[in-house]
Context: one part of a larger RNA
RNA sequence: UGACGGGGGCCCGCACAAGCGGAGGAACAUGUGGUUUAAUUCGAUGAUACGCGAGGAACCUUACCCGGGCUUGAAAUGCAGAUGACAGGCGGCGAGAACCGUUUUUCCUUCGGGACAUCUGUGUAGGUGCUGCAUGGUUGUCGUCAGCUCGUGCCGUGAGGUGUCGGCUUAAGUGCCAUAACGAGCGCAACCCUCAUCGUUAGUUGCCAUCAGGUCAAGCUGGGGACUCUAACGGGACUGCCAUCGUAAGAUGUGAGGAAGGUGGGGAUGACGUCAAAUCAGCACGGCCCUUAUGUCCGGGGCGACACACGUGUUACAAUGGGGGGUACAGCGGGUUGCUACCUGGCGACAGGAUGCCAAUCUCACAAAACCCUUCUCAGUUCGGAUCGGAGUCUGCAACUCGACUUCGUGAAGCUGGAUUCGCUAGUAAUCGCGCAUCAGCCACGGCGCGGUGAAUACGUUCCCGGGCCU
Numbered sequence: 001u002g003a004c005g006g007g008g009g010c011c012c013g014c015a016c017a018a019g020c021g022g023a024g025g026a027a028c029a030u031g032u033g034g035u036u037u038a039a040u041u042c043g044a045u046g047a048u049a050c051g052c053g054a055g056g057a058a059c060c061u062u063a064c065c066c067g068g069g070c071u072u073g074a075a076a077u078g079c080a081g082a083u084g085a086c087a088g089g090c091g092g093c094g095a096g097a098a099c100c101g102u103u104u105u106u107c108c109u110u111c112g113g114g115a116c117a118u119c120u121g122u123g124u125a126g127g128u129g130c131u132g133c134a135u136g137g138u139u140g141u142c143g144u145c146a147g148c149u150c151g152u153g154c155c156g157u158g159a160g161g162u163g164u165c166g167g168c169u170u171a172a173g174u175g176c177c178a179u180a181a182c183g184a185g186c187g188c189a190a191c192c193c194u195c196a197u198c199g200u201u202a203g204u205u206g207c208c209a210u211c212a213g214g215u216c217a218a219g220c221u222g223g224g225g226a227c228u229c230u231a232a233c234g235g236g237a238c239u240g241c242c243a244u245c246g247u248a249a250g251a252u253g254u255g256a257g258g259a260a261g262g263u264g265g266g267g268a269u270g271a272c273g274u275c276a277a278a279u280c281a282g283c284a285c286g287g288c289c290c291u292u293a294u295g296u297c298c299g300g301g302g303c304g305a306c307a308c309a310c311g312u313g314u315u316a317c318a319a320u321g322g323g324g325g326g327u328a329c330a331g332c333g334g335g336u337u338g339c340u341a342c343c344u345g346g347c348g349a350c351a352g353g354a355u356g357c358c359a360a361u362c363u364c365a366c367a368a369a370a371c372c373c374u375u376c377u378c379a380g381u382u383c384g385g386a387u388c389g390g391a392g393u394c395u396g397c398a399a400c401u402c403g404a405c406u407u408c409g410u411g412a413a414g415c416u417g418g419a420u421u422c423g424c425u426a427g428u429a430a431u432c433g434c435g436c437a438u439c440a441g442c443c444a445c446g447g448c449g450c451g452g453u454g455a456a457u458a459c460g461u462u463c464c465c466g467g468g469c470c471u
Base pairs, nucleotide, nucleotide: 007471008470009469010468011467012466013465015461016460019424020423021422022421023420026315027314028313029312030311031310032309033308034306035305042053043052064301065300066299067298068297069296070295077123078122079121080120081119082118083117084116088103089102090101091100092099106115107114108113126290127289129288130287131286135284136283137279138278139277140275142273147186148185149184150183151182152181153162154161155160166177167176168175192267193266194265195264197235198234199233200232201231202230203229207224208223211222212221213220238261241255242253243252244251245250304443317417321376322375323374324373325372326371333364334363335362338357339356342353343352344351345350383414388409389408390407391406392405393404394403430453431452432451433450434449435448436447
């Protein structure tokens, strides 16, 4: 100087408390450990690994295993030499890669050669092989915590201190006052995006108040810019005004006005540093290693195994519910190798036709919970849907290992879950559906978004956890 203390003081955070809903018990999905295996490729491992890299493992991917091939090589490039083809079509053989046969078959030229391709030789290649404890870049975490420093001056022999401490205040090293300090930088805040309000401009593909036409109905048509909306520019919120307290900064108010009030809600934004934290398998890169193999091509298998253990989820155990019928209201988005209205067939997944749309125009697309009527009457049930059997649909060379979906039958465990533990303070939790990326299809119950319905509780800071300042 720091760090630490079951030392002290002050303060904060869903940290506790007060509440609501879960996890831990069941079945299934998924990741991990372990075990097994020819292989079950590799990495991630307290918080900060475990629905993580992976925003799509049937082949491919693919890095692993078995087998069959190649060795200037699957791809790129320099030089030298040789050849004129190579690719494509057809056939044979083969699991395929490959190999063999056959057919077709170069261009420019100053005739020296050049371009291109193949072969041979050679310099190179190639490696998801090792080292993240040699590295760059990127990322997690402390933590969106309020801190971390510098110049000059002053103090100290020096390490260093001061400033940055003290009082008050703030979400904040945010400010005010005081002061051997005076200033400044990186952080904080603001500037950026979005939501909430108003105005201006603009009016199609959106809208429809007034006028007219028209329909079973419908902005359907003429028309209109009022309204909604769309999307660009502005206004608006600053403790600005009032009252009380305070020297000030500021605090308080069921105060006014206002769409919004004291950081209005949300996002982006992550200081100096810490963990030799993570990543050589995204990429780059030093060193080491392999070079007829640790490279590379192909077929098949594996990554999907299963006495078991753990994490994260989904569905439930029911009546605030299950089944049947009727009826209403969204937003974000996607679409030409695509989304498909409508018609027909099928119980259905879907199929066959057909039409519009490169989309504020057409379409995905009926939102679901909710509401109304009705049934079930507390039971392993009209709860629950695992598992298994049959028959099908679709994608795709191909669904055996190992796809999703439909339909008929089957109808397991489960009656609210021990110790313990997680999330959340408002349009939040809880609950309900919808969309997208990846993608032929999909193991998505995951991830990222969107809207609908919509709570309870916070006395307080003694205690648990983490953090900040002073001592």
A computed fold for a 471-nucleotide part of an RNA from an uncultured bacterium, annotated as small-subunit ribosomal RNA, 3' major domain. Its Rfam family is "Bacterial small subunit ribosomal RNA". Rfam links the family to the GO terms ribosome and structural constituent of ribosome. The full RNA is in RNAcentral, with records from Greengenes.